Record summary: The prediction has a mean pLDDT of 85. Predicted 3D model of a 90-nucleotide RNA (SAM riboswitch aptamer (S box leader)) from Actinokineospora pegani. It was read from a public genome assembly, where an Rfam model found it. It matches the Rfam family "SAM riboswitch aptamer (S box leader)". Rfam links the family to the GO term regulation of gene expression. The family is grouped with related families in Rfam's "SAM clan".
RNA sequence: AUUCCAUCCCGAGCGACUGAGAGACCUGGCUCGCUGAAGUCGCAGCAACCACCCCUCGUGGGCAGGUGCUACCGCCAGGAGCGAUGGAGG
Numbered sequence: 001a002u003u004c005c006a007u008c009c010c011g012a013g014c015g016a017c018u019g020a021g022a023g024a025c026c027u028g029g030c031u032c033g034c035u036g037a038a039g040u041c042g043c044a045g046c047a048a049c050c051a052c053c054c055c056u057c058g059u060g061g062g063c064a065g066g067u068g069c070u071a072c073c074g075c076c077a078g079g080a081g082c083g084a085u086g087g088a089g090g
Base pairs, nucleotide, nucleotide: 003088004087005086006085007084008083013043014042015041016040017039021032022031023030025079026078027077028076029075044070045069046068049066050065052062053061054060055058074082
């Protein structure tokens, strides 16, 4: 790479650098954006997938170590052997 499983209407933003696009892709909408989009870095925060701890062993409680995430239901509708994140297998 590929395969399988789970989740995707809860939650949580500031600063620096930079400078025009962004909300995954296609069509159509809607929205955000020079009062600074995306990206990178720093700090902060959110939460319980994995790890770890505890017990009355229950799909129980705790805990930010590994990931992840921090406008809008994965922004909405339709489409597509769609995508994202975690874990497992190999």